Molecule: transfer RNA
Organism: Thiolinea sp.
Formats: sequence, C1' cells, structure tokens
RNA sequence: GCGGCUGUAGCUCAGUGGUAGAGUACCCGAUAGUUAAUCGGGAGGUUGUUGGUUCGACUCCAACCAGUCGCU
Repeated sequence: GCGGCUGUAGCUCAGUGGUAGAGUACCCGAUAGUUAAUCGGGAGGUUGUUGGUUCGACUCCAACCAGUCGCU
C1' cells in the first nucleotide's frame, strides 16, 4: 500500500427498513438474616463518525476513524 471481518448499555452479545432488547454487572425493595443465594422492580444507548438512498435506516450505499486477520 491492497483486501476481508468487526464496531449496538459498564462488560458479553442479539436485533432481515417501521421509534432497540437479553444475560451479567449496578441501584432499590422482599425474603433471609453477618456477606451470599433466590424473587420483584428500577436506572442505564447521539446504534464508531460524517454524508447519501428512502415517507421512514442499527439494518442498504459511500468515505473516514478504531480494532482484528490476511496479502504485498
């Protein structure tokens, strides 16, 4: 220098164009009673950035940024 893949909650990851979810962690409560475990509830997101397509984009397209793998 060229190409592939990945980028979504603190962390690990879903989400086939119609206003984004799970597990875990965190906070509150119940139970229990030293902590934990179990159960219920809650908060937490400019979906990497900027543009484009579309009535509508996490999703499709382009460039860029970061990570990773390969080629030279």